[in-house]
Molecule: c-di-GMP-I riboswitch aptamer
Organism: Deferribacteres bacterium
RNA sequence: ACCCGAUAAAGCCAAUCUCUCCAUAAGGAGGGGACGGAGAGCGGCGGGUCUUAAAAAGUGUUAAGAUGACCGAGCUGCCGAA
Numbered sequence: 001a002c003c004c005g006a007u008a009a010a011g012c013c014a015a016u017c018u019c020u021c022c023a024u025a026a027g028g029a030g031g032g033g034a035c036g037g038a039g040a041g042c043g044g045c046g047g048g049u050c051u052u053a054a055a056a057a058g059u060g061u062u063a064a065g066a067u068g069a070c071c072g073a074g075c076u077g078c079c080g081a082a
Base pairs, nucleotide, nucleotide: 004080005079012037013036017032018031019030020029021028022027041075042074045072046071047070048067049066050065051064052063053062054061
């Protein structure tokens, strides 16, 4: 260094819920909060799921979005037990 991930150490993040705001919606931002997380850091690359609109042939199509705490992969960060 890589792999790996501890009843180690220093830290970090923040589900559900709630308040305010944004969005037609999925959902997002900020405050509170603490289920939890070895990437719950970053970016929509691939898949899945969801929303909106159109079509109206019939169980799925097209387009635009959302979801990174749905999964996989990518980039990158702290520590060093077995």